A computed fold for a 474-nucleotide part of an RNA from an uncultured bacterium, annotated as small-subunit ribosomal RNA, 3' major domain.
[in-house]
Context: one part of a larger RNA
Order: sequence, then C1' cells, then structure tokens
RNA sequence: UGACGGGGACCCGCACAAGCGGCGGAGCAUGUGGUUUAAUGCGAAGCAACGCGAAGAACCUUACCUGAUCUUGACAUCCCGAUGCCCGCUCCGUAAUGGGAGUUUCUCUUCGGAACAUCGGUGACAGGUGGUGCAUGGUUGUCGUCAGCUCGUGUCCUGAGAUGUUGGGUUAAGUCCCGCAACGAGCGCAACCCCUAUCUUUAGUAGCCAGCAUCUAAGGUGGGCACUCUAGAGAGACCGCCAGGGAUAACCUGUAGGAAGGCGGGGAUGACGUCAAAUCAUCCUGCCCCUCAUGUCCUGGGCUACACUCGUGGCACAAUGGUGUAAACAAAGGGAAGCAAAGCUGUGAGGCCGAGCCAAUCCCAAAAAUAACGUCUCACUUUCGAUCGUAGUCUGCAACUCGAGUACAAGUAGCGGGAAUCGCUAGUAAUCGCGAAUCAGAAUGUAGCGGUGAAUACGUUCUCGUCUCGAGCA
Repeated sequence: UGACGGGGACCCGCACAAGCGGCGGAGCAUGUGGUUUAAUGCGAAGCAACGCGAAGAACCUUACCUGAUCUUGACAUCCCGAUGCCCGCUCCGUAAUGGGAGUUUCUCUUCGGAACAUCGGUGACAGGUGGUGCAUGGUUGUCGUCAGCUCGUGUCCUGAGAUGUUGGGUUAAGUCCCGCAACGAGCGCAACCCCUAUCUUUAGUAGCCAGCAUCUAAGGUGGGCACUCUAGAGAGACCGCCAGGGAUAACCUGUAGGAAGGCGGGGAUGACGUCAAAUCAUCCUGCCCCUCAUGUCCUGGGCUACACUCGUGGCACAAUGGUGUAAACAAAGGGAAGCAAAGCUGUGAGGCCGAGCCAAUCCCAAAAAUAACGUCUCACUUUCGAUCGUAGUCUGCAACUCGAGUACAAGUAGCGGGAAUCGCUAGUAAUCGCGAAUCAGAAUGUAGCGGUGAAUACGUUCUCGUCUCGAGCA
C1' cells in the first nucleotide's frame, strides 16, 4: 500500500420493512442434469449456465450415427497434355449421390497462336465445426451507471510511499462551496445525441362539414389548410422570481406563475481494473494433429428417446367467473417468389374467383379486456382443459419416426399450493389484446406496441450488496 473481520462510525440501493402479484403443489410447453442409445452433435455451470448460442432441427440446416461414394478433391492459385466447349436435353441404373450411354455445340486472329471453359496427369497444395479461450486478437458478461481511478510539478519520508483525493458542509455524483503544502490536469460524473410531455412557425394527394356547394353508402366530389395529424425549423425550465433556513457560500424547504419544477419521464452512453470469467463452433490466428481421411458427397436415422431431477414459462383450480347475442374505442408494424378486399362456397380450418396496392392512398385488420341484455347458481359443475378416437384442412419432393391448425366425440390431474424463494415505487405492478423479426410451414419464447390501471413506503434495528474514514491484523 492493500485485502479481510460473526470491530466501530457515516451514507446509499425494491437490500430489509410496508404493500401487490408470483414461483415452490397439478397437468402442459421449453431448457439442463441423469439414464438410455448405433447416435441421442458441440458449447454455456453460483450470482454473471439452465425459453442461453438457436431471430425458429420433418429433408436441408447438421457439426452426430448407419450404410454407400470420391481422392489435387465440394472451394483457390500455378504447371503439362488433349478437346471445343459450357449450359441444356434423352436413356440405362441406384435407397440416393456416385456410375454408364447418346445428342446438341464457340470467340478473336498477323493463321504462328491467344483468351475462356471442360476433361486427364503431376505435384506444390486445398480442406478440417479436429485440440489448446491456461499461447492470442477481436467481441461479450460481471462488480456497476457503482463514484470512483490516476498523472505532472512541488513538498514530506532513509525507503516502500504519502500529500493532492483528507477535514467542515452539500449533492444522484471526487456534484459544488469553504478550509488546507499543495497548485494544476486527465479518464469517469454531468452536459452535448435520440424518443416523449406544451406552444409557435413552414408545408398540405392523410384530416375537416369547422364554414360553403354537390351528392348522399362513404371527405365520395368541388373547394379550404382553421383544427387533428404528419415532419422540418424554433421557443420553453435556468433554483430564473419571491419568502424562509444556511457561513453572506454551495445548497435545502415552501408558495406563485407554468404544459412541465428542482436530473420533468425514458433510452443510448459502462472510467482504471477484477474474475488465467465466456467464446479457437461467428470471424482472425500461433503451435500441435488428420491427409484413401479427423477431408468430401449422398441415403436413411438422430439432435424430438424417458424410471427420474432442477430451472424458466404459459393455462387453470372459477361467480370480480364461464357462455351466448348484438355494439364501442388503439398504437406500433409488415406487404411483390408479397399483402390480399368484395362476392360465392364450407359447421369450421379453408377453398374458388380475384378488385386494389411497390402503399399516410390498397390490404393484413377482427383489437381484446370493457360496457349492455340474457343464461348458468356454488356443483369437479355450462369450471378446467391434459390425453385419446374419427373425419377433414394447409404448407411442402415428402408431415411414419417428427409440423401447425379445424369439426364432432371423450374428458385426467387440479378446489389457491410445506420449508423456502422471486419481481415491482407510477402510467409502475397487475391485467387485456395487437403486430414484427426468424420463417415454405412450425411460439406459451424473444424483442416491440398500445388499452384498463392499483396498493404501500413508519423508517434504517435487522438480512444482502456497495462506498468512505479512522483503529485492529499480516
């Protein structure tokens, strides 16, 4: 100097407390472990692995297994020889790739050849999702958006080092003020960036009967940018004003005005470093290893197994509910190998036909909780929906292993869950639906969007974590 303590002091955080809703019990979805298997591919392992890499395993993907094939190779550069192609088409054969047979058929030219392509040969080489993340780069997680981490000069000390950075206040903050052998500076903090809340202005192929006309099924049309909205430019918030407190400072408390008040709300942004943290399977790469195989290609299977175990979820156990009927109100997105209206048809998933739209114009598109009117009347039920049977739908060469959804029938467990444990402080929790990426098809996941919309916080004694100071220990 530092780390540590079941030492002390101070401060903070959904850390506890106060509340609300969960998980742990049930069945299901999904990931891990274990077991099984020819194979159940590899990685991730307390927090910080386990709906994680994977924004989507029927084939492909695919790295695993079985069987079959190729050996300068599926891919790149170079050398030699032959051919004129290549592409395409037909046939034989195979589980399929591989293999075999046939057909078609160039350009430039100084006619020496050249370019390009294919085939054959030779070796240099290709190739490796093989090993090592404890050889590395790059990227990422974490402490932690915690308030810290350092440097120059000076001063002090034999020295390691100290000082500054400590002290008194204050702050979300090493934020700022005051003091001080320190004076300054850098990386962090804050601000500059984006979204959102108010207004002004500019502009109107979306919006408006606001005011006029036409026509009424519709802003459909004429007409107009006032309003809504869209998207550019500005304004606005700074403890600015007032009162009180405080050292007259920094700052704190309260009122007013204001759309917004003391960082207005949210995002992006992650200092020096820690964990030999994660990744050689995104990629790059040293060394090692394979080279008729650890490379390449194809078929089928597997990653989807199942006595069990744990994590994460979604649906429930009902009347603040289930179900039926006819009604209302969003935001944000996507659309050409696409989104698809209307019409017809089917109980339905869907099908037929196909208007319009490269989209503020058309379509996906019905928002759902909610409210109204009926019904059920506390019952394992008109609750719950696992699982199974039959029929039919869609995607796709192909739904057996192993897809999603529909109709009818069937109806398991479950009557609010032990010890223990998690999230959340406001448009938040809880609850309700909507679209997107990936994607032929395949979400209860992920990441977004809006609707409805709470309770509680006395406080810091205790639990956990963090920061600082002085004493203890080495």

RNAcentral holds the full RNA, with entries from ENA and SILVA.